Small-subunit ribosomal RNA, 3' major domain from an uncultured bacterium, 480 nucleotides, folded computationally. Its Rfam family is "Bacterial small subunit ribosomal RNA".
Context: one part of a larger RNA
RNA sequence: UGACGGGGGCCCGCACAAGCGGUGGAGCAUGUGGUUUAAUUCGAAGCAACGCGCAGAACCUUACCAGCCCUUGACAUGGGACGUAUGGGCCUCGGAGACGGGGUCCUUCAGUUCGGCUGGCGUCCACACAGGUGCUGCAUGGCUGUCGUCAGCUCGUGUCGUGAGAUGUUGGGUUAAGUCCCGCAACGAGCGCAACCCUCAUCUUCAGUUGCCAGCGGGUUGAGCUGGGCACUCUGGAGAAACUGCCGGUGACAAGCCGGAGGAAGGCGGGGAUGACGUCAAGUCCUCAUGGCCCUUACGGGCUGGGCUACACACGUGCUACAAUGGCGGUGACAGCGGGGAGCGAUGGGGCGACCCUGAGCCAAUCCCGAAAAGCCGUCUCAGUUCGGAUUGCACUCUGCAACUCGAGUGCAUGAAGUUGGAAUCGCUAGUAAUCGCGGAUCAGCAUGCCGCGGUGAAUACGUUCCCGGGCCUUGUACA
Repeated sequence: UGACGGGGGCCCGCACAAGCGGUGGAGCAUGUGGUUUAAUUCGAAGCAACGCGCAGAACCUUACCAGCCCUUGACAUGGGACGUAUGGGCCUCGGAGACGGGGUCCUUCAGUUCGGCUGGCGUCCACACAGGUGCUGCAUGGCUGUCGUCAGCUCGUGUCGUGAGAUGUUGGGUUAAGUCCCGCAACGAGCGCAACCCUCAUCUUCAGUUGCCAGCGGGUUGAGCUGGGCACUCUGGAGAAACUGCCGGUGACAAGCCGGAGGAAGGCGGGGAUGACGUCAAGUCCUCAUGGCCCUUACGGGCUGGGCUACACACGUGCUACAAUGGCGGUGACAGCGGGGAGCGAUGGGGCGACCCUGAGCCAAUCCCGAAAAGCCGUCUCAGUUCGGAUUGCACUCUGCAACUCGAGUGCAUGAAGUUGGAAUCGCUAGUAAUCGCGGAUCAGCAUGCCGCGGUGAAUACGUUCCCGGGCCUUGUACA
């Protein structure tokens, strides 16, 4: 100087408390451990691994296993020889396919000294080499997690100290903040904080193939449907607006704090982006790059099939429930974010349904995909039930070359566990929790996961003694 303390002081944070809803019990989904296996590819490991890499494992993916094949190789550069571009469709034989053989048709580059001569392309030969998701994240770059959006981390000069170092950065107030004020052997400065950026909330203006009977004409069985118009809504550019600016109180006359006015909005207005010096030899050699090491007829490459989907168990994260604030039947309104050309698909018809046939319109403020809970009416009356839907049987639908291992969906039948969950443990302070549906990425198909969107919409916070994490000052130390 740090680090640590079941030392002290001050102060924060859904840290506790006060509340609301969960997890831990059940069934299922998903990840992991373990076990099994020819293989169940690999990585991730307290917080910060475990719905994580995987924003989508039937083949492919795929790195794993078995078998069958290839060896200058699926891919790059270079040399030589031969051929002449070459590329593709169809038929056919052997084969599981990779691959190998045959036939047929279409197509056939540029330059040219008209010579396969040059480039290019194909085949062959030998070699340099290719190739490796093989090892080392404790050799590395890059990227990322975490403490932590915490308020800290430093430097120049000066001063003090033999020196390590100190001072500044401590102190008195204050703040979300090393934020600001005052004081002070310090005076300044940098990286952080804040602001500048995006978005939501108000208004003005500009612009109107969305919106509007707002005012008029036409038109109705139903309509902005039509003429017409940009007033409103909206869309999207530009601007205004919030600064403790004003008033009162308080405080050191300071910084600020408290109350009030006006205002769409106050005292950082809500949300986002933004992550200092560093810590964990944290994570990643399987995104990529890369040193070293290793393999080279194999640890490289191709293919078929299997596996990653196994199942006595254990754990994490979720979904659905155990019901009456509910289930079922009927009726029936109101969104927003988005997506759409081998795509979204209206309308009409068929089917109990998944879905099928038809195919208008739309390259999209123009066409299409589009709510549910809520509300109203009826029924069920506390029951393993008209709760709950696992499991299983049968019959289908769709995608796809192909759903046996191993897809999703539909109908009928079957109806399991489950009556609110031990010790323990998690999230959340407001348009939040809870609850309800919708969209998107990935994607042929497949979502309870992920990323977004809107609808309905609470309770509680006395307080900081205690638990956890953190900041500043101080004290002790046999630790560095």